[in-house]
RNA sequence: CGAGUUUGCCGGGCGGUCGCGUCUUGCCUUGGGCAAGAUGAGGAAAGUCCGGACUCCGCAGGGCAGAGUGCUGGCUAACAGCCAGGCGGGGCGACCCGACGGAUAGUGCCACAGAAAACAAACCGCCGACCGCCACCCCGGUGGCGUGGGCAAGGGUGAAAAGGUGCGGUAAGAGCGCACCGGCGCGGCAGUGAUGUCGCGCGCUUGGCAAACCCCACUCGGAGCAACGCCAAAACGCGCAGAUGAGGUGGCCCGCUGAUGCGCUGGUGGGCGGCUUGAGGUGGCUGGUAACAGCCAUCCCAGAUAGAUGACCGCCACCCUUCACGAAAGGGUACAGAAUCCGGCUUACAGGUGAACUCGACCC
RNA sequence: CGAGGUGUGGCGCAGCCUGGUAGCGCACUUGCAUGGGGUGCAAGGGGUCCCGAGUUCAAAUCUCGGCACCUCGA
Numbered sequence: 001c002g003a004g005u006u007u008g009c010c011g012g013g014c015g016g017u018c019g020c021g022u023c024u025u026g027c028c029u030u031g032g033g034c035a036a037g038a039u040g041a042g043g044a045a046a047g048u049c050c051g052g053a054c055u056c057c058g059c060a061g062g063g064c065a066g067a068g069u070g071c072u073g074g075c076u077a078a079c080a081g082c083c084a085g086g087c088g089g090g091g092c093g094a095c096c097c098g099a100c101g102g103a104u105a106g107u108g109c110c111a112c113a114g115a116a117a118a119c120a121a122a123c124c125g126c127c128g129a130c131c132g133c134c135a136c137c138c139c140g141g142u143g144g145c146g147u148g149g150g151c152a153a154g155g156g157u158g159a160a161a162a163g164g165u166g167c168g169g170u171a172a173g174a175g176c177g178c179a180c181c182g183g184c185g186c187g188g189c190a191g192u193g194a195u196g197u198c199g200c201g202c203g204c205u206u207g208g209c210a211a212a213c214c215c216c217a218c219u220c221g222g223a224g225c226a227a228c229g230c231c232a233a234a235a236c237g238c239g240c241a242g243a244u245g246a247g248g249u250g251g252c253c254c255g256c257u258g259a260u261g262c263g264c265u266g267g268u269g270g271g272c273g274g275c276u277u278g279a280g281g282u283g284g285c286u287g288g289u290a291a292c293a294g295c296c297a298u299c300c301c302a303g304a305u306a307g308a309u310g311a312c313c314g315c316c317a318c319c320c321u322u323c324a325c326g327a328a329a330g331g332g333u334a335c336a337g338a339a340u341c342c343g344g345c346u347u348a349c350a351g352g353u354g355a356a357c358u359c360g361a362c363c364c
Numbered sequence: 365c366g367a368g369g370u371g372u373g374g375c376g377c378a379g380c381c382u383g384g385u386a387g388c389g390c391a392c393u394u395g396c397a398u399g400g401g402g403u404g405c406a407a408g409g410g411g412u413c414c415c416g417a418g419u420u421c422a423a424a425u426c427u428c429g430g431c432a433c434c435u436c437g438a
Stems, first nucleotide, its partner, number of pairs: 001360010012316007020040009042335001046346002049344005054224004061254004066220005071085005086100001087098004101215002106213002108209003123155002125151003130148001131146007163181006182204001183202008228273004237264005247257003280299008317333006365437007374390004384421001392408006414430005
């Protein structure tokens, strides 16, 4: 210098004018109004995909069904998140990716092609040891034939062909025998563990699919701030079911609970609390490889309710277009926008910037 | 806030559960029959199966993420 990998941060700035929400103070004051000061969107506020806090329901007990998770250890309020490690795969590398329990529990599927697709089988092929027949030499050999037989090495089919390579062996072959690799089982050692490694044994248990049913292990009561509580206003009619059990407990059964429930019609559809101080932010120290935890100091940082957080002007920054290219003119500013709160995941995002590391080339 | 469903030629739909060939009706094109049209008969064309990734030998179909739309409940 070029090409990359990982991770963090910002995501227009300054000034002026007008306007809006909330809070505090002061004044006027029946609701309310005015003035001043403070404060006022995000890294994703989004999708609503997980997990919790909180509130209510008859403490949530049992069985079946159902849903979710799925290598190990740790972190955490909890998680499908995060950190560290193991194994497998990719990359020269930094590094990245993995729904990563079980296919000897059972069932099922594997189209077409192919002989055969899972208690194996023989189309082409190889062989003539054995069996039968025939011929010859000759008295146990040779040769030939066989809708007898042996074989699975080679060809061919397929995504996949019943361990792989090599040597021996054989009539031809074959784990038939052996060596190495792979597999399975047992044991020792290291490790909390996933797992690794070593030794012994077994010629070899025999394909893939569980994001097919399923099996195993673990977890799960339900509903959701329109939860829930209070005040005010209006309405207070009809029908059906119900202590011989309505309704609730996700679906069913048991158990528990015990008076309302459903439909039609009509009315109201206002206010307050919940509501924002919280698993909170920032800085430092300590422990831990890390996620994270503890301690100290400091800060208060939106609470709207049809929904405030905006508009304009000037200068600067960046981008695009035109051009009489040093400059000028015009236009534009990514994705998006709180609604009970929090921890994550996922998705969208113009541009800018920091750090660490890898590879290549060149120079000293 | 919660529950469920749909996306396949131009239009309306099947196929998805149980993975191997994308099909039906209308519409379109061409030819024949008619003097012409309608209509009938015959033949034919046309599909990124909403998008991306994964599982698998193989995906419209199974799984995950996203997008758009619809319905229902409080």